[in-house]
RNA sequence: CGGGAUGUAGCGCAGCCUGGUAGCGCACCUGCUUGGGGUGCAGGUGGUCGUGGGUUCAAAUCCCGCCAUCCCGACCA
Numbered sequence: 001c002g003g004g005a006u007g008u009a010g011c012g013c014a015g016c017c018u019g020g021u022a023g024c025g026c027a028c029c030u031g032c033u034u035g036g037g038g039u040g041c042a043g044g045u046g047g048u049c050g051u052g053g054g055u056u057c058a059a060a061u062c063c064c065g066c067c068a069u070c071c072c073g074a075c076c077a
Stems, first nucleotide, its partner, number of pairs: 001073007010026004020057001028044005050066005
């Protein structure tokens, strides 16, 4: 330098193809359970969907640029 993949809650991920109320597990908070802890049960908090634009009535989703990480290749030596 070229090609590709990934970026969504504290962590790991789904949702994207085919636009229409942002979800799951763990973690966290509260209550019950226990002598207490753990377990179990019930309820709950938490997300500018990497970023800047565009299209659209409506964008995590479609289009373009950029950033970060990873993989492959090329180049130099």
The prediction has a mean pLDDT of 84. This is a predicted structure of a 77-nucleotide RNA (transfer RNA) from a Vicinamibacteria bacterium. Its Rfam family is "tRNA". The family's RNA type in Rfam is transfer RNA. It was read from a public genome assembly.